[in-house]
RNA sequence: AGAGUUUGAUCCUGGCUCAGGACGAACGCUGGCGGCAGGCCUAACACAUGCAAGUCGAGGGGCAUCGAGGAGUAGCAAUACUUUGUCGGCGACCGGCGCACGGGUGCAUAACGCGUAUGCGACCUACCUAUAACAGGGAGAUAACCCAGAGAAAUUUGGACUAAUAUCCCAUAUUAUUAUUUAGUUGCAUGAUUAGAUAAUGAAAGACGCGAGUUGGUUAUAGAUGGGCAUGCGUGACAUUAGCUAGUUGGCGGGGUAACAGCCCACCAAGGCGACGAUCGGUAGCCGGACUGAGAGGUUGGACGGCCACAUUGGGACUGAGACACGGCCCAGACUCCUACGGGAGGCAGCAGUGGGGAAUAUUGCACAAUGGGCGAAAGCCUGAUGCAGCGAUGCCGCGUGAGGGAAGACGGUUUUCGGAUUGUAAACCUCUGUCUUGUGGGACGAUAAUGACGGUACCACAGGAGGAAGCCAUGGCUAACUACGUGCCAGCAGCCGCGGUAAUACGUAGAUGGCGAGCGUUGUCCGGAAUUACUGGGUGUAAAGGGAGUGUAGGCGGGAUUGCAAGUUGAAUGUGAAAGCUAUGGGCUUAACCCAUAAAGUGCGUUCAAAACUGCAAUUCUUGAGUGAAGUAGAGGCAGGCGGAAUUCCCGGUGUAGCGGUGGAAUGCGUAGAUAUCGGGAGGAACACCAGUGGCGAAGGCGGCCUGCUGGGCUUUUACUGACGCUGAGGCUCGAAAGCAUGGGUAGCAAACAGGAUUAGAUACCCUGGUAGUCCAUGCCGUAAACGAUGAUUACUAGGUGUGGGAGGAUUGACCCCUUCCGUGCCGGAGUUAACACAUUAAGUAAUCCACCUGGGGAGUACGACCGCAAGGUUGAAACUCAAAGGAAUUGACGGGGGCCCGCACAAGCAGUGGAGUAUGUGGUUUAAUUCGAAGCAACGCGAAAAACCUUACCAGGUCUUGACAUCCGAUGAAAAGCAUAGAGAUAUGUAAUAGCCUUCGGGCACAUCGAGACAGGUGGUGCAUGGUUGUCGUCAGCUCGUGUCGUGAGAUGUUGGGUUAAGUCCCGCAACGAGCGCAACCCUUAUCAUUAGUUGCUACGCAAGAGCACUCUAGUGAGACUGCCGUUGACAAAAUGGAGGAAGGUGGGGAUGACGUCAAAUCAUCAUGCCCCUUAUGACCUGGGCUACACACGUACUACAAUGGCCAUUAACAAAGAGUCGCAAACCCGCGAGGAGGAGCCAAUCUUCAAAAAUGGUCUCAGUUCGGAUUGUAGGCUGCAACUCGCCUACAUGAAGUCGGAAUUGCUAGUAAUCGCGGAUCAGCAUGCCGCGGUGAAUACGUUCCCGGGCCUUGCACUCACCGCCCGUCA
Repeated sequence: AGAGUUUGAUCCUGGCUCAGGACGAACGCUGGCGGCAGGCCUAACACAUGCAAGUCGAGGGGCAUCGAGGAGUAGCAAUACUUUGUCGGCGACCGGCGCACGGGUGCAUAACGCGUAUGCGACCUACCUAUAACAGGGAGAUAACCCAGAGAAAUUUGGACUAAUAUCCCAUAUUAUUAUUUAGUUGCAUGAUUAGAUAAUGAAAGACGCGAGUUGGUUAUAGAUGGGCAUGCGUGACAUUAGCUAGUUGGCGGGGUAACAGCCCACCAAGGCGACGAUCGGUAGCCGGACUGAGAGGUUGGACGGCCACAUUGGGACUGAGACACGGCCCAGACUCCUACGGGAGGCAGCAGUGGGGAAUAUUGCACAAUGGGCGAAAGCCUGAUGCAGCGAUGCCGCGUGAGGGAAGACGGUUUUCGGAUUGUAAACCUCUGUCUUGUGGGACGAUAAUGACGGUACCACAGGAGGAAGCCAUGGCUAACUACGUGCCAGCAGCCGCGGUAAUACGUAGAUGGCGAGCGUUGUCCGGAAUUACUGGGUGUAAAGGGAGUGUAGGCGGGAUUGCAAGUUGAAUGUGAAAGCUAUGGGCUUAACCCAUAAAGUGCGUUCAAAACUGCAAUUCUUGAGUGAAGUAGAGGCAGGCGGAAUUCCCGGUGUAGCGGUGGAAUGCGUAGAUAUCGGGAGGAACACCAGUGGCGAAGGCGGCCUGCUGGGCUUUUACUGACGCUGAGGCUCGAAAGCAUGGGUAGCAAACAGGAUUAGAUACCCUGGUAGUCCAUGCCGUAAACGAUGAUUACUAGGUGUGGGAGGAUUGACCCCUUCCGUGCCGGAGUUAACACAUUAAGUAAUCCACCUGGGGAGUACGACCGCAAGGUUGAAACUCAAAGGAAUUGACGGGGGCCCGCACAAGCAGUGGAGUAUGUGGUUUAAUUCGAAGCAACGCGAAAAACCUUACCAGGUCUUGACAUCCGAUGAAAAGCAUAGAGAUAUGUAAUAGCCUUCGGGCACAUCGAGACAGGUGGUGCAUGGUUGUCGUCAGCUCGUGUCGUGAGAUGUUGGGUUAAGUCCCGCAACGAGCGCAACCCUUAUCAUUAGUUGCUACGCAAGAGCACUCUAGUGAGACUGCCGUUGACAAAAUGGAGGAAGGUGGGGAUGACGUCAAAUCAUCAUGCCCCUUAUGACCUGGGCUACACACGUACUACAAUGGCCAUUAACAAAGAGUCGCAAACCCGCGAGGAGGAGCCAAUCUUCAAAAAUGGUCUCAGUUCGGAUUGUAGGCUGCAACUCGCCUACAUGAAGUCGGAAUUGCUAGUAAUCGCGGAUCAGCAUGCCGCGGUGAAUACGUUCCCGGGCCUUGCACUCACCGCCCGUCA
């Protein structure tokens, strides 16, 4: 000293939380010793038992009791008995002093109770000290004791006797008291005081001692000590308590007290207190101090000390120097106890102790040895005050639980990548020490003679032995300290944020580590951090917060000059501020805590003196603040009255005819009884177009036709007058939009409510047709608004620029123009301010004064109370509970049924389809022993699968195997496998016979097979949300970023935006940016043209072959070519666009490959790889059969069609490209209607083989379910293959279904494209309507960008950021 937490990120505001310290504490776990301190905070609840206040015989009468003595009796004696107050003494009694201290508690008390400072000229004070004086004489009782009674008891009655330092009377007496009075001194005053006079009143006690004498008594004064009373100032919260008070306030006279006083009483007056908070209700003992804090403050008042109050509750007095009395009395109440029922007794908030309450707080201890107290002449007695001990880690302080050496870095534990790491010099082991401890012995100070509870204690000496002594909390961040296992949004944790849904450093356990340590954590409370109540030290435009506006009371604040005073202020001196505590220094316990001494401090209050700058007060004066006067001036300022025209509606009349009106479109409505429209006349109400303007006026609300009257304020000029008269303003008073309320008018239009028509899923709305309150006037109420500039009023100062309204001055002959100036009203902008936005001489700047208001969100401007109101309602205005946020400004994105610009087969314009039929295929669903698994909008569904009859195969049933079908290692054997036979569905099992691998240094090794043991194999088991890799998609969209610089507190911005242009962030220009990277483009492949080189298997200027040749076609290498290069126009002299020329090709020529940063926890653990989890005679492996091909149904993708642009038949030298081929392609030729069969030339391929169809030509069919269509089915065949039933393909003949162009909806395509036609290939034994390729024929249309979908850029709004499939409100569960 700060930190965490609002957001995707940022700055701010703002709350919540944490780290520190403290405690009379409690709880959990643990616990060795000592010193010092502290220990019922709750029930001022109730208390058994014991003790806590007595003492004096030197005051007295006495003698119950004890001891001694004397006398007597009995006895030999010891001894026993009786008696005697004689002595020591002494229960009870009379008397004196004490019991008012000491000890306890904090109920009451908001008060002169306490604190502090004063006063008493208004007072008292036993014992003590000092001084002065005195003590003469007398009297009558009474308790005890005795006698007689009452009563259960407590207690008590009567009679008789007696004493005193008990009581009473007389005398004497001062500086006593009272009354009267003389003279003086003195005080502000009531008064005080000195010296007197007269009169009256008032004392006493003795005791002890042989004595000396001591001690006690009385009066008076003074002191000391202790009290009493009064006063100034200070002393917590509520205004949702605003008025309180009759002894109340004062006076006079009495009473009363120690003393003043309405303290009490009679009479008189009507006062007294209160917004500077009276009164009522609630809470509380106050202080020195304690805790905390840098301080200022805040909280607190347990222990110690001072004061107060109380003693079961309430009241009362007595005694006394002192009490209205804790262990005294009386009365009343409650409670408890005793009782013979008549009546009595008691008071732990003394020390122990008990019950109860409670989270919680100790022994029915020892001693008067010390310190102190009471009594006493003293010895002494009493003392739960006190001194000590006991109990409990309750706190503070100190000490210990060992020290040194010791690496095989042991065992064990934990972890691991299996190598190790760590626990860890830690242990063991060796060598030591003795603090604490144990034993034995000595043994204090406290008391300088006696006397020691503590105590055989502290301390000392000797001896023994590492022996007896460590835990608690934490380890995600804040906050020091990390791993493993278990668990799986469960169990649980949590101070805040938050952890836990199968890899949890956050739960639980273990190990390790960190912190503190005889303690450690938790809980509670207080201060701090919190500048989060802000005096020091905050704010109010938008975060919480300026009153709706004015006027003005109290209050606060206030211009220049002079003089005085000294209240504030400043300085000096002095008194006080108790002790303890705190601080400093020194000292004493071994140290420390603790204790002692000294000093300082105690910021306060009082007194005295001084100063006079500032504030104040008093006086004088000034004019600049303020006001008045005079002269001008602008204006929707206000009130009242009158007048005017336009328009709407209604009424009357004319013309006129079928509609009008209204809407997005309609309908309700009006109209043939004549509307709407139009013309003329009339009625009535309300509002005042244009002018009109961020123009004017007003305090705000607000004010708009014209004229008149009355009236308020402003501004300018002048400087005649007053002379600070000013500013603000709690309460108060006044004004105060709209709506609303009351009464009475008025009512044209408009129009809540209401009615009808529409819209809609509904439509208590938006739209339409009507329509009542109301709107208008008068009078009265209401008193609120986003009453806003969300910005209180006043004053001063602090750059400018530019408009506009009203004045004045200068200049000018003069209106203008121009310059200066005052008052208003706007915009822009600098410094400065601000969290930013913004404000900026009209401040949100710099200062001053006053008022109002704020202190997290919700609950709530709600409830209750009070006041106001006719009501509606308004003003004032909480709490419980709940959350960790709520909020402001700005930033990046995403989004918008916001805007602008642009693109894409996106729409439009077209062509062909899908959706309807049949079939094929995939999916869902259903079914099943199994119908293996995955893929799910676009971006799953002819997808993984470029081929499920077995195999594949992962699924099911059954039969089998267990180191295994597959890999590595070890040992043994040396052959094993293959072949054949038998059994079996097969896997497999049994038997059989023969061969007998390679290398060799001859030891053996390698390969292989069998057997054996274990390490391990194996898994298409799970998790694609643990992963790698690969892929899809937005999208071949034009974007995505970085460095440096600059701007911003910052997130971020700039660059990348802007003006043009492009297919393009393509290029140009501009610009606080300058550059760069990944993307775009280009480089690559292919295709279109040409040249050149090379040509066999290709080609041929040829009748055929051979030969020859390489011009052509072609093949495949190398080049050329296209770059807006040229010209014109447009454009900004640019980029570029447009037209043209040339050219095979023209503006990226066509096509392909190529996919930026990223998004979708997108897809895939079943291609592969892989972490973790799971199975291990099974979730692994083998075999046979079955299934993946099921079938009411739904969807996707295709094929074939529905026909005449067609079907069928026939004809021809018809015309391709690109591929494939030795387990192959297969020709010629022969057989078969055909599939195909036989055959086998040629070809490892520019050589051989496989090779078109549509088209064209001719004929037929003639619009039909057909000569269309071909499904389905039957029969007969063919091919592949161990095998064609489940479940292949093809052929022939026969059969001949649906279907006549397809609803809503929806797909593809912009040119060699769509459409249409066939051909080939991969997979493959066989099987394509799928997929991937190839060529043939070969169109239509695009005005254009309003709309749908998707995308890009800029901008705007936003309470979204998981980002509109968002957020969020209400109801119900």
A computed fold for a 1373-nucleotide RNA from an uncultured bacterium, annotated as small-subunit ribosomal RNA. The RNAcentral record of the sequence draws on ENA, Greengenes and SILVA. Its mean pLDDT, the model's own confidence on a scale to 100, is 85.